[in-house]
Molecule: glmS glucosamine-6-phosphate activated ribozyme aptamer
Organism: Veillonella sp. ICM51a
RNA sequence: UAAAGGCGAAUAGCGCAAGUACCCGCGAAGGCAGUCGUUAGGGUAGACGAGGUGAAGAGUGAUCGAAUCAUCAGCGGAUGCUCUUCCGGCACAUUCAUGUCGUAACAGAUACUAAAAAGCCCAUUGGUAACAAUGGAGACAAAGUGUAUCUGAAUGAAUUGU
Numbered sequence: 001u002a003a004a005g006g007c008g009a010a011u012a013g014c015g016c017a018a019g020u021a022c023c024c025g026c027g028a029a030g031g032c033a034g035u036c037g038u039u040a041g042g043g044u045a046g047a048c049g050a051g052g053u054g055a056a057g058a059g060u061g062a063u064c065g066a067a068u069c070a071u072c073a074g075c076g077g078a079u080g081c082u083c084u085u086c087c088g089g090c091a092c093a094u095u096c097a098u099g100u101c102g103u104a105a106c107a108g109a110u111a112c113u114a115a116a117a118a119g120c121c122c123a124u125u126g127g128u129a130a131c132a133a134u135g136g137a138g139a140c141a142a143a144g145u146g147u148a149u150c151u152g153a154a155u156g157a158a159u160u161g162u
Base pairs, nucleotide, nucleotide: 014076015075016074019072020045021044022043023042024041025038026037027036028035048065049064050063054086055085056084057083058082059081060080087102088101089100090099091098092161093159094158095157096156097155106152107151108150109149110148111147112146121136122135123134124133125132126131
């Protein structure tokens, strides 16, 4: 230095749990099923991945799709968007202005573009249960990015050089 293996950490679609739903328990009436209640109590669920940050401030219900759609209502946070300032790239070089972007550092359109995860199915483990974790099998996105093509923009002043 390289390869293989092991362990750990981080990676904000992230976390929380007062409503709600559900489970166990308890209480009530009831023939059963089940129902109602619960300031006895304890618990479970409550966002599946993709993508995403130059710095600061302000505003704002913060992008995309998947699902059997409680992924309900809510709280906190947040890389979204808009505006302002600063920094940086590009517009031949330098400075200023202007524009546009954010280090992969112009915009728009079209085409193409690797891998989605949960769910579902099977198994194992934990739990009385609601449910959770792990493994296996096999699928399925969109936005964006990137690439190609086309269209548009690719400016003004000063200075110097070519």